[in-house]
Context: one part of a larger RNA
RNA sequence: CUGGGCGUAAAGGGUGAGUAGGUGGUCAUUAAAGUCAGAUGUAAAAGGCAAUGGCUUAACCAUUGUAAGCAUAUGAAACUUAAUGACUUGAGUGCAGGAGAGGUAAAUGGAAUUCCUAGUGUAGCGGUGAAAUGCGUAGAUAUUAGGAAGAACACCAGUGGCGAAGGCGAUUUACUGGACUGCAACUGACACUGAGUCACGAAAGCGUGGGGAGCAAACAGGAUUAGAUACCCUGGUAGUCCACGCUGUAAACGAUGAGUGCUAGGUGUCGGCAAGAGAUUGUCGGUGCCGCAGUUAACGCAUUAAGCACUCCGCCUGGGGAGUACGAUCGCAAGAUUGAAACUC
Numbered sequence: 001c002u003g004g005g006c007g008u009a010a011a012g013g014g015u016g017a018g019u020a021g022g023u024g025g026u027c028a029u030u031a032a033a034g035u036c037a038g039a040u041g042u043a044a045a046a047g048g049c050a051a052u053g054g055c056u057u058a059a060c061c062a063u064u065g066u067a068a069g070c071a072u073a074u075g076a077a078a079c080u081u082a083a084u085g086a087c088u089u090g091a092g093u094g095c096a097g098g099a100g101a102g103g104u105a106a107a108u109g110g111a112a113u114u115c116c117u118a119g120u121g122u123a124g125c126g127g128u129g130a131a132a133u134g135c136g137u138a139g140a141u142a143u144u145a146g147g148a149a150g151a152a153c154a155c156c157a158g159u160g161g162c163g164a165a166g167g168c169g170a171u172u173u174a175c176u177g178g179a180c181u182g183c184a185a186c187u188g189a190c191a192c193u194g195a196g197u198c199a200c201g202a203a204a205g206c207g208u209g210g211g212g213a214g215c216a217a218a219c220a221g222g223a224u225u226a227g228a229u230a231c232c233c234u235g236g237u238a239g240u241c242c243a244c245g246c247u248g249u250a251a252a253c254g255a256u257g258a259g260u261g262c263u264a265g266g267u268g269u270c271g272g273c274a275a276g277a278g279a280u281u282g283u284c285g286g287u288g289c290c291g292c293a294g295u296u297a298a299c300g301c302a303u304u305a306a307g308c309a310c311u312c313c314g315c316c317u318g319g320g321g322a323g324u325a326c327g328a329u330c331g332c333a334a335g336a337u338u339g340a341a342a343c344u345c
Base pairs, nucleotide, nucleotide: 004316005315006314007299008298012313014200015199016198017197021193022192023191025087026086027085028084029083030082031081033080034079035076036075037074039072040071041070042069048066049065050064051063052062053061054060090190091187092186093185094183095182096181097180102176103175104174105173106172107171108170109153113149114148115147116146117145118144119143120142124135125134161168162167205246206245207244208243209242210241214240215239219235220234221233222232257312258311259310260309261308262307265290266289267288268287269286270285271284272283273282274281275280294301295300318345319344320343327338328337329336330335
């Protein structure tokens, strides 16, 4: 390289937008670049292949024949391509609707927690397997009233919804993205994928400035223990929160790339539409469970495929060394991305 693969054995990029490139619906006409046909020329010799022959055979040698490929002209027109014209089913627009924790910003709310002030009240509280550290006669815990602060939004809540993924959950308002359904008015292939590129991207972490109730790495103390740099307990700082900027990674998981078409059913559920008086039935789009054919090493998957096919991208090639070294790029740093070899089994 070929071949074979990528749910769990090595292997799907964290996710999207999109450039080049690759691939691309139906019909007609034309061209003839690809394609195909025979013809001519060329394809040095040797070598290869086939046949025959010569050294006793073979290796070896001789003779004859032969090939893709390239070029030239002629012809064919199914397919690809190009040009022109047309079409509507792919794609998009329009109009009419309902659903939604989709996003951003602002405002507001109640419960709880902690703290502060005051009242009542007295010796305990707290904590555990049991204790102790801790708090408390300077009046705690408990309870009542008032106040302050920050964070999170009980019930509803659901293999419910929305989003490309990360993710999104109190209420209201403003701005705003997408999907779905119905109609079939408009455009007429405008499509799919997508190396580079750009954007987004949990948590932790970093920078500057705020904020700091609860929780809580580090840290301190008390226990446990042979020890206990832990598990348990009492405290407690970064952090967690906000604004702006950076980082760019996760078991970023459905461990399953995107798109299109096809292939038994059954049963829930969410959002529509149609028919019906209703029961219900049909249909479109999501989301679950079960299950046939098929598939799979098995487990399982099974119209939301891991089935049957096509297009495009990414990735894998024994374990360790190693996601390391070196170099390069990015980053304030932490580090990230790219990514070997020796050696060894």
This is a predicted structure of a 345-nucleotide part of an RNA (small-subunit ribosomal RNA, central domain) from an uncultured organism. The RNAcentral record of the full RNA draws on ENA, Greengenes and SILVA. Model confidence (mean pLDDT): 86 of 100.